[in-house]
Molecule: transfer RNA
Organism: Elusimicrobiales bacterium
RNA sequence: CGGGGCGUAGCGCAGUUGGUAGCGCGCACGGUUCGGGACCGUGAGGUCGUGGGUUCGAACCCCACCGCCCCGA
Numbered sequence: 001c002g003g004g005g006c007g008u009a010g011c012g013c014a015g016u017u018g019g020u021a022g023c024g025c026g027c028a029c030g031g032u033u034c035g036g037g038a039c040c041g042u043g044a045g046g047u048c049g050u051g052g053g054u055u056c057g058a059a060c061c062c063c064a065c066c067g068c069c070c071c072g073a
Stems, first nucleotide, its partner, number of pairs: 001072007010025004019056001027043005049065005
């Protein structure tokens, strides 16, 4: 320098024929227990890497950039 993959909740990930953003773990509160663990219920937590564009509408399509990983030179 060229090509490819990934970036979504504290952590690990799903969601890509464009239409209210989810799951597991963790966390908080409650139930259960003498207490804890396990189990059950409820809840909080995200401007979907950044900035633009297309569209009535973008995590999803287009462009640029940033970070990490892989391949090639």